A computed fold for a 92-nucleotide RNA from an Alphaproteobacteria bacterium, annotated as c-di-GMP-I riboswitch aptamer. The coordinates come from a structure-prediction model, not an experiment, and the mean pLDDT is 85.
RNA sequence: ACCACGAAACGGCAAACCGUCGGAAACGGCGGGACGCAAAGCCACCGGUCCCUUCCGCCCUAAUUCGGGCAUGGGAUAGCGGGGUUACCGAA
Numbered sequence: 001a002c003c004a005c006g007a008a009a010c011g012g013c014a015a016a017c018c019g020u021c022g023g024a025a026a027c028g029g030c031g032g033g034a035c036g037c038a039a040a041g042c043c044a045c046c047g048g049u050c051c052c053u054u055c056c057g058c059c060c061u062a063a064u065u066c067g068g069g070c071a072u073g074g075g076a077u078a079g080c081g082g083g084g085u086u087a088c089c090g091a092a
Base pairs, nucleotide, nucleotide: 005090006089012037013036017032018031019030020029021028022027035079041085042084043083045082046081047080048077049076050075051074052073057070058069059068060067
């Protein structure tokens, strides 16, 4: 010095909730607030979860409607997990 790792220190971030603004919603921005976090920095590539989804397709259903589910399409979540990528400190 690098890889792995995570004691300490300097610091960093900020869940729920509240206020306010944006969005149809999931949810997000800002302020307050701290449950936690060694990548709780960044990226929706894979899986999950959540929101929306006219028509067409499948199922509940024998059949038309209604309703529900799936699929499809669009979106959200990086503090659900995996993966990618960048980075501070340095005990064992």